[in-house]
RNA sequence: AGAGUUUGAUCCUGGCUCAGGAUGAACGCUAGCUACAGGCUUAACACAUGCAAGUCGAGGGGCAUCGCGGUGCAGCAAUGCACUGGCGGCGACCGGCGCACGGGUGAGUAACGCGUAUCCGACCUGGCCUUCACUCGGGUAUAGCCCCUCGAAAGAGGGAUUAAUCCCCGAUAUGUGGGAGAGUUACAUGGCGCUCCCACGAAAGCGUAACGGUGAAGGAUGGGGAUGCGUCCCAUUAGGUUGUUGGCGGGGUAACGGCCCACCAAGCCGACGAUGGGUAGGGGUACUGAGAGGUAGGUCCCCCACAUUGGAACUGAGACACGGUCCAAACUCCUACGGGAGGCAGCAGUGAGGAAUAUUGGUCAAUGGGCGAGAGCCUGAACCAGCCAAGUAGCGUGAAGGAAGACUGCCCUAUGGGUUGUAAACUUCUUUUGUGCGGGGGUAAAGUGGUCCACGCGUGGUCCAUUGCAAGUACCGUACGAAUAAGCAUCGGCUAACUCCGUGCCAGCAGCCGCGGUAAUACGGAGGAUGCGAGCGUUAUCCGGAUUUAUUGGGUUUAAAGGGAGCGUAGGCGGGCGAUUAAGUCAGCGGUUAAAUAGUGUGGCUCAACCAUGCCUUGCCGUUGAUACUGGUUGUCUUGAGAGUACUAGAGGUGGAUGGAAUUUAGGGUGUAGCGGUGAAAUGCUUAGAUAUCCUAAAGAACUCCGAUUGCGAAGGCAGUCCACUGGGGUACGUCUGACGCUGAAGCUCGAAAGUGCGGGUAUCAAACAGGAUUAGAUACCCUGGUAGUCCGCACAGUAAACGAUGAUUACUCGCUGUUGGCGACAGACAGGCCACCGGCCAAGCGAAAGCAAUAAGUAAUCCCCCCGGGGAGUACGCCGGCAACGGUGAAACUCAAAGGAAUUGACGGGGGCCCGCACAAGCGGAGGAACAUGUGGUUUAAUUCGAUGAUACGCGAGGAACCUUACCCGGGCUUGAACUUGGCAGGAAAGAUCCAGAGAUGGUGAUGUCCUUCGGGACCUGUCGAGAGGUGCUGCAUGGUUGUCGUCAGCUCGUGCCGUGAGGUGUCGGCUUAAGUGCCAUAACGAGCGCAACCCUUGCCGUCAGUUGCCAUCAGUAAAAGCUGGGCACUCUGUCGGGACUGCCAUCGUAAGAUGUGAGGAAGGUGGGGAUGACGUCAAAUCAGCACGGCCCUUACGUCCGGGGCGACACACGUGUUACAAUGGUGACUACAGAGGGAUGCCACCCGGCGACGGGGAGCGGAUCUCGAAAAGUCAUCUCUGUUCGGAUUGGAGUCUGCAACUCGACUCCAUGAAGCUGGAUUCGCUAGUAAUCGCGCAUCAGCCAUGGCGCGGUGAAUAAGUUCCCUGGGCCUUGUACACACCGCCCGUCA
Repeated sequence: AGAGUUUGAUCCUGGCUCAGGAUGAACGCUAGCUACAGGCUUAACACAUGCAAGUCGAGGGGCAUCGCGGUGCAGCAAUGCACUGGCGGCGACCGGCGCACGGGUGAGUAACGCGUAUCCGACCUGGCCUUCACUCGGGUAUAGCCCCUCGAAAGAGGGAUUAAUCCCCGAUAUGUGGGAGAGUUACAUGGCGCUCCCACGAAAGCGUAACGGUGAAGGAUGGGGAUGCGUCCCAUUAGGUUGUUGGCGGGGUAACGGCCCACCAAGCCGACGAUGGGUAGGGGUACUGAGAGGUAGGUCCCCCACAUUGGAACUGAGACACGGUCCAAACUCCUACGGGAGGCAGCAGUGAGGAAUAUUGGUCAAUGGGCGAGAGCCUGAACCAGCCAAGUAGCGUGAAGGAAGACUGCCCUAUGGGUUGUAAACUUCUUUUGUGCGGGGGUAAAGUGGUCCACGCGUGGUCCAUUGCAAGUACCGUACGAAUAAGCAUCGGCUAACUCCGUGCCAGCAGCCGCGGUAAUACGGAGGAUGCGAGCGUUAUCCGGAUUUAUUGGGUUUAAAGGGAGCGUAGGCGGGCGAUUAAGUCAGCGGUUAAAUAGUGUGGCUCAACCAUGCCUUGCCGUUGAUACUGGUUGUCUUGAGAGUACUAGAGGUGGAUGGAAUUUAGGGUGUAGCGGUGAAAUGCUUAGAUAUCCUAAAGAACUCCGAUUGCGAAGGCAGUCCACUGGGGUACGUCUGACGCUGAAGCUCGAAAGUGCGGGUAUCAAACAGGAUUAGAUACCCUGGUAGUCCGCACAGUAAACGAUGAUUACUCGCUGUUGGCGACAGACAGGCCACCGGCCAAGCGAAAGCAAUAAGUAAUCCCCCCGGGGAGUACGCCGGCAACGGUGAAACUCAAAGGAAUUGACGGGGGCCCGCACAAGCGGAGGAACAUGUGGUUUAAUUCGAUGAUACGCGAGGAACCUUACCCGGGCUUGAACUUGGCAGGAAAGAUCCAGAGAUGGUGAUGUCCUUCGGGACCUGUCGAGAGGUGCUGCAUGGUUGUCGUCAGCUCGUGCCGUGAGGUGUCGGCUUAAGUGCCAUAACGAGCGCAACCCUUGCCGUCAGUUGCCAUCAGUAAAAGCUGGGCACUCUGUCGGGACUGCCAUCGUAAGAUGUGAGGAAGGUGGGGAUGACGUCAAAUCAGCACGGCCCUUACGUCCGGGGCGACACACGUGUUACAAUGGUGACUACAGAGGGAUGCCACCCGGCGACGGGGAGCGGAUCUCGAAAAGUCAUCUCUGUUCGGAUUGGAGUCUGCAACUCGACUCCAUGAAGCUGGAUUCGCUAGUAAUCGCGCAUCAGCCAUGGCGCGGUGAAUAAGUUCCCUGGGCCUUGUACACACCGCCCGUCA
């Protein structure tokens, strides 16, 4: 000293929370010792029992009790009994002193109660000290004792007798009171001393040594009283008071005083908070804090108050009395029922209450108190001990060495290890503490008794004896032996400390934020770690952090907060120059500020805590001085303020008069079928004549143009014109007053609209209301009507986003510009100036920023209002106001961790602008209807294995499910296992034909076979025991890899610089351009990267090189024909390497980039066509069943083998396709031209058989050579509009082929059968050129094939658009709003559950 928490992120405002310290504490876990300090905070609740105040015989009468002595009796004696006050003493009694101290508690008290300071000239004071004087003479009672009576008791009464330091009388008295006189002194009413007169008032002994007694004066001590200042909360307590305030006179008191009384006056207190209510003992001090402050008042000290509750006095120096009295009340106890007793807030202790607080202890040894001459007695004051971790401080639980870094545990793992951990074991050492034994000072320097000494007294001194509870304690020595001694909390961030297991939004944690839904460092346990340590945590409370009540030290445009405005009272603040004063202010000195505490120096307990001692202390009072500033008094000035004169602008206000247009209504005319209204309509009006139009009339309200960020006003507000009255402002002059000023709590006044009361008025408009529409509904928006109201007068009301969301006043502080009003020169030039008002832009400065910026939100000053997290709530209650409506004032419980301001980046908008895309439009062909194929859903099933599900699943994984595949189901088997690695042991070559059983797996049989060798064994196999196995089981939300989509969209970023407090911005924006963030220009940016483009492949043109299996122009040969052969490489073609295209040229436009042109040239023209190539990222998108992989799960099964079945089911729904519905066609015949591929378990020429699928023979070819192989659309003929010579589903029969096997469940062939379907609703898909459409061919997988699918190939070969208005969909850029950020599939309001 700060930190966490509002947001995607940021800055700010703002609350909540934490880290610190403290406690008379409590609770949980734990606990060795010592010292010091502490211990009912609650029920001022009730109390059993014991103790806490007595003492004096040197005051007294006495003798109940004890002891001694004496006498008598009994007895041998010891001894016992009786008597005796003679002695020591002494119960009860009289008397004295004390009991008013000490000790307890905090109920009451908001008060002169307390604190501080001053005063008493208005007072008292026992005992103590000093001084002076006196202590004389008499007397009467009474308690006790004795006798008696009453009563249960407590107690009471009567009689007789008696003493005193008891009481009374008298004498004396420098004293007191009153009066008189003169004196002295001084600080108001006074003080002091002297003289005289009147009245009143004393005494005590015991007994010779001191103590006493009385009066007076003084002191000291203790008390009483008065006053200034200080001393909690509430104004939702604003008025209180009748002995009240004062006076005169009395009473009372120690004393002043309405303290009390009679009379007189009517005062007194209060916004500087009276009165009332609530709470509370006050202070020294304690805790906290840097301090200022805030909080507290337990222990200790001072003061006060109280003693069951309330009241009262007595005694006394002192009380209205804790352990006294009386009365009343409540409660408890005793009782013979008639009456009595009691007061722990003394010390212990008990019950109760409570989270909670101790022993019915010891001693008067010390300190102190009471009494006493003293010895002494008493003392729950005090000193000690006991209990309690309840606090502070100190000590210990061992120290050193010791690595195989032991074992266990825990964790990771690459199997090596890491950690626990020098920790342990072990070796050596020490002995605080502990246990045993022994010694042991001081607290007593004191007191008491005795002896002696000094001196006049009484003090002082010497010596002897004696007094210790704690306690044989502290302390010291010695012996033994590591021996007797460690826990608690925490470990997600704040906040030091991390892993595993368990759990699975459960159980739980949590101070705040927040953890937990299968990999939890946050729950529970463990290991480890961290912190503190005889303690550690939790809870409660206080201060701090919190500048979050801000004096130090905050704010109010938008975060909470400027009163709606003005006038103005109190108050606060106030111009220039003098004089004076000294209240504030400053300085010196003095007094006080108790002690303790705190700070600091020194010292004592072994140290420390603790204790002792010295110094220091912001306040108050007094005194002396200073006089700048503020204040008081006084003089003066003019610039603030006001007045005056002149000029001046104005929707300023009030009252009255008046004008035209419009509207509506009424009457009349013209005129005829609609008018009106809306997005479209309808209600409504209209043939009884509307609307429209003309004339006339009436009424009320409002004032077009001018008119403007123009004027006026304090604000609200003010607008046709004229008149009257009236307020304010500005300018000029500088004539007058001379600070007269500013602000302003209360108070008063004004105050839009709506609203209220009464009375008018009512044309328009129009809440409520009615109807018509809209709508799912429509108590709305729209329409037709329509009443209050809107207008006027009077009276209320008193609020608004009454806003500039910005209080008033004054001064100062760069510029530019517009506008309103006024001033203003003819020269000493200048108008480019001055004053006031209203606006815009901006510098400094300020601000969280947005912004403000001479009209401040800048710099200062004065005064006022207001704010202190959000909600509850401007609500409730109370009070005030109001006719009411309602207004003003204005909480709390409870609840949340935020609520909020400004700005940033995104996303979004049924916001805007620009642009693109088969997005639309323009076209062509389809889908949606039929049948079939195929996939999916659903259903079914023993199983119909699993996955994919908007776009981005659905002819998808699957580029081949009859068995296998296969993961599913049923059944039969196996368990080191079907496959693989490896170890031990036993056995054996391995292998295994055949036959038998069985559905098969498998089991049995066992012909045959006899490896290598260094003879140890090895390879291999079988059996058995292990270690691994195996899993298409789960989690794609633990993952890798791969993939889809946005999207081949043009975007996504970085470095440096610059801007911003920051998030962030700039760059990447703007203009033009492009397919493109493609370029150009501009530019606080300059560059760069990933994307775009290009580089790559293919295709289109040309060239070079090469020339077989390709080709054949030229030469030659063979043949029916043919590159068939020789030969050749020209051409085609194949392959390699190059060229070519770049807006390069021309024209127009343009700064340029570029665009346009049926341009030229060119095979190709503006990216030539096609492909590969997919930025940062999004969808927790898809896949654990391709593969890999973390974790979890199964292990005679969730593994594995086999047979069979299923994945092919079928009321139905959807997607993708095929074939069609026909004549641009079907069928038959004839015939030409491809490309790209495949081929050895293969492709198969050719020949033969079969209608055919195919079968039997049989050349060639691992292929530019052989082969698949035939292309199809084409041409000709026929059919003639019909469910057909269209269409081919379905079904029957007969076959072929593949295969172990075609039943479930293959394809193909032939014959026969010949279904639906006649161009398809809403809706919807693809496509911009060699494209769509149409035609066939090939390949992968593959024994075969359910292929109409997928991937390729070529043939024929269009139409339309050249645009962006709109719909849908998707995207890009700029801008705007946002309370969204999981980002509009968002957020969020109300009602109901």